[in-house]
This record gives sequence, C1' cells and structure tokens, in this order.
RNA sequence: UCAGAAAAGCCAAACUUGAUGCGAAUCAGGGACGGAAAGCUACGGGUCUCAAGCAGACGGCCGGGUUGCCUCAA
Repeated sequence: UCAGAAAAGCCAAACUUGAUGCGAAUCAGGGACGGAAAGCUACGGGUCUCAAGCAGACGGCCGGGUUGCCUCAA
C1' cells in the first nucleotide's frame, strides 16, 4: 500500500418511549436489520421538507476530501 476470514472492541436500521421542530428530521433511553469506516465533512450528484427565502433535512443513497481500529493473508 492492497485486502477482509475470524475475533476483541465500536456503531446501531425497523419498531418503540420521552424531548425539540410547521416539517423533512434531530437528541436521549430501549431494541438489533445490518456495517470494515454505518467516523467526520453538504464539495458534486441524488432524495426529502417548508411558513417557498439569499430557507432547510439526510454522511445507514452514490462519488469526492480527510482521519482511524484489528487481522488470517498478499
């Protein structure tokens, strides 16, 4: 640098409870469908919301950027 069989550790979809928001959604608890960046970042594309503006949401949709754990193996 490439790769991902197993394991330690990590994250946590749907659903659900509480809170916030007009909303998309977000935060916290429960819960595990999954994840080898399912860490971070709205830069490009995409989807979604609205009170339609010089406004917002999504990184667990794809690409890019950036940082990082473990290891049979190359």